[in-house]
RNA sequence: UGAGCCGGCCGGGUGAUCGCGGGUGCAGCGCCGAAAGGCCGCAUCCGAGGAAAGUCCGAGCUCCACAGGGCAGGGUGCUGGGUAACACCCAGUGGGGGCGACCCUAAGGAAAGUGCCACAGAAAACAAACCGCCUGCGCUCGCGCAGGUAAGGAUGAAACGGUGAGGUAAGAGCUCACCAGCGGCCAGGCGACUGGCCGGCUUGGUAAACCCCACCCGGAGCAAGACCGAGCAUGAGGGAUGGUGAGGUGGCCCGCCUCUCCCUCGGGUUGGUCGCUUGAGGUGCCAGGCGACUGGCAUCCUAGAUAGAUGAUCACCUUCAACAGAACUCGGAUUACAGGCCGACUCACCGC
Numbered sequence: 001u002g003a004g005c006c007g008g009c010c011g012g013g014u015g016a017u018c019g020c021g022g023g024u025g026c027a028g029c030g031c032c033g034a035a036a037g038g039c040c041g042c043a044u045c046c047g048a049g050g051a052a053a054g055u056c057c058g059a060g061c062u063c064c065a066c067a068g069g070g071c072a073g074g075g076u077g078c079u080g081g082g083u084a085a086c087a088c089c090c091a092g093u094g095g096g097g098g099c100g101a102c103c104c105u106a107a108g109g110a111a112a113g114u115g116c117c118a119c120a121g122a123a124a125a126c127a128a129a130c131c132g133c134c135u136g137c138g139c140u141c142g143c144g145c146a147g148g149u150a151a152g153g154a155u156g157a158a159a160c161g162g163u164g165a166g167g168u169a170a171g172a173g174c175u176c177a178c179c180a181g182c183g184g185c186c187a188g189g190c191g192a193c194u195g196g197c198c199g200g201c202u203u204g205g206u207a208a209a210c211c212c213c214a215c216c217c218g219g220a221g222c223a224a225g226a227c228c229g230a231g232c233a234u235g236a237g238g239g240a241u242g243g244u245g246a247g248g249u250g251g252c253c254c255g256c257c258u259c260u261c262c263c264u265c266g267g268g269u270u271g272g273u274c275g276c277u278u279g280a281g282g283u284g285c286c287a288g289g290c291g292a293c294u295g296g297c298a299u300c301c302u303a304g305a306u307a308g309a310u311g312a313u314c315a316c317c318u319u320c321a322a323c324a325g326a327a328c329u330c331g332g333a334u335u336a337c338a339g340g341c342c343g344a345c346u347c348a349c350c351g352c
Stems, first nucleotide, its partner, number of pairs: 001348004006343005012317007020047007028040001030039003049323001053334001056332005061221004068254004073217005078092005093107001094105004108212002113210002115206003130153002132149007161179006180202001182199007225274004235265006245259004281300008
């Protein structure tokens, strides 16, 4: 200098004026409303994001049993750790890719059982002989019949371990050496696993097929749910009669709770307040840990609407603006993104 790889950060700024949503304070005691309740003015403070997003996981919170037992169903799936929890994160192991920095990986079990393996091929799994090879018999000398053989050919994604030597009529783990796999022992490691030695001689693939094993999972969701106000109908019909009933209950059974309750039709309301933002919270320092993270101290308060605010204009800044906007709240992963900044590392070439 060029190419690459990993991580972190920013996401227009400043000032002025006007406007909008919210908090607090002050004042009138006014205004709106049937009521609950709310509002106008002034001052002051705050007012979208790194993904607020799609709503994909995991939790908090609320209600239903205090969420209980079983079946069914679902999820996770190398090891150890972190966490409130997770399918997330960290550190490792095995496998794959890259010269490398580094990246990817749903990665338990196929000798528990069942199923499947298209086309091609003789054969797709307790085996099997199409061609070829070997032996025997027959013969019209072309071959035919019987048997042996998985070494060679042919098919396939995959052919019953691979390579070489011995052996044999031809062959074959039939024998031997090495390699792969399986089992055992020893050593190291918390463990996944790694290394070494020994053994018999071999076992196709597929579990994001059923299944088996281990662990986990109750349901519904802020339109949860609580309170206040107003209004209507102690309305009509039917059922049950203290349980072998009904409802809560949502796949089923049990259990639990409630019972003058349930079902159908019909009538009324669609207002207000709370939940609602202080939280597994942010920042800084110290300590522990390889790290994720944890602990201690100090400090900060940072939207909360309900038809839904966060905008407009002007001036300046060389850059005129990407993806996109809260709706109960957190922790993650995923996806989208103009442009820019910082740091670590790798490879190639050149110079000293």
Molecule: Bacterial RNase P class A
Organism: Limnochorda sp.